This is a predicted structure of a 330-nucleotide part of an RNA (large-subunit ribosomal RNA, domain IV) from Entomoneis sp.
Its mean pLDDT, the model's own confidence on a scale to 100, is 84.
Taxonomically the source falls in Entomoneis (Eukaryota, Stramenopiles, Ochrophyta, Surirellineae).

Context: one part of a larger RNA
């Protein structure tokens, strides 16, 4: 040098994408504890205080006829030593907004543990029992020794408040009145061939018969979709209001520079001397939006982002030791 480690003036994140790593916290007694809130939590919340050893006191179990003794306790009152009494190991940092997922819980064995996946609880649909779905070429089998409070499939994802409008397209599911559609089979007529005849065959014509498809209507917690233009109030802007084209309807509630915002480091406020970050608020939503769920949510998170105290070799700025290498000689 390099790697583990000690230790460290003043200053304490000025380091860096980021407090990465590191110090800090750290036990038991006692006191003390906000918002919020699903009343259960939140909470070891925060945030203080003492702790040693030696008298004597208290309480409780056993022993003993007692006096009194062993064992634990636990308070007051006093002595007494150290700079330091949970002397060591062990052994939470802490708060404050926000996003996102309710949440325990699962995953890329060997570069992602998460906002992804599962979940309880929602909803549609299918299926009456030889069920429905599946697995087999089949016998057979799972479903199930079960019966619609069961079983399959979707889609969502606790709770709270809600889930708007469209059935024209694509599908699904229904009806039966018309319309259409094959082979074959069958019936009728003709004609051919063949038979003594009865008949048989062969070919043409016609008539009868399905599901499908068209038509009808249903259904969006089914695929899915959900608008231009123009013009209008006594200052001006703005347009509730009118007019008009177009459609199946033209985005309702909420929410909004968002995990979505191109412009854009949008406007304001805050936070900082100083902020392309963070919160909050405004809507001008290139391109949010209601179960591919919409906006909230307390509790949890080795999630993300953003601030603050503590604390610190993470830097200003390195610097000593120590133990291993590396390097010399043997």
């Nucleotide at each position: 040098u390099u790697a583990u480690g000690u230790u460290g003036a003043a200053g304490g994140a000025a380091c860096u994408c980021g407090g990465c790593a590191a110090a800090a916290u750290g036990a038991c007694u006692c006191c003390g504890u906000a918002c919020c809130c699903u009343c259960g939590g939140a909470a070891u919340a925060a945030g203080g205080a003492g702790u040693g050893a030696c008298u004597a006191u208290u309480u409780u179990a056993g022993a003993g006829c007692a006096a009194u003794c062993u064992a634990a306790u636990a308070u007051u009152a006093g002595u007494u030593g150290u700079c330091a009494c949970a002397a060591a190991a062990u052994c939470g940092a802490g708060a404050a907004c926000a996003g996102c997922g309710a949440c325990u819980g699962u995953u890329u064995a060997a570069u992602a543990a998460a906002a992804a996946c599962u979940u309880a609880g929602g909803u549609c649909u299918u299926u009456g029992c030889u069920a429905a779905u599946u697995u087999g070429u089949a016998a057979a089998a799972a479903g199930a020794a079960g019966u619609a409070u069961a079983a399959a499939g979707a889609c969502u994802g606790a709770c709270g408040c809600c889930u708007g409008c469209c059935c024209a397209g694509u599908g699904c599911u229904g009806c039966a009145a018309g319309a259409u559609u094959a082979a074959a089979a069958a019936g009728u007529a003709a004609a051919a061939g063949u038979u003594u005849a009865g008949g048989c065959u062969u070919u043409u014509a016609u008539u009868u018969c399905a599901a499908u498809u068209c038509c009808c209507a249903g259904u969006a917690a089914a695929c899915g979709g959900c608008g231009g233009c123009c013009g209008u109030a006594a200052c001006u802007c703005u347009g509730a209001c009118g007019g008009u084209c177009c459609u199946a309807a033209g985005g309702u509630a909420g929410c909004g520079a968002a995990a979505u915002u191109c412009c854009u480091u949008g406007g304001c406020a805050u936070u900082u001397a100083a902020u392309u970050g963070g919160u909050g608020u405004c809507c001008u939503g290139c391109a949010u939006g209601a179960a591919a769920g919409g906006c909230g949510u307390a509790a949890c998170g080795a999630c993300u982002g953003u601030u603050c105290u503590a604390c610190u070799g993470u830097c200003u700025c390195c610097a000593a030791c120590a133990u291993a290498a590396a390097c010399u000689u043997u």
Its Rfam family is "Bacterial large subunit ribosomal RNA". Its family is annotated with structural constituent of ribosome and ribosome in the Gene Ontology.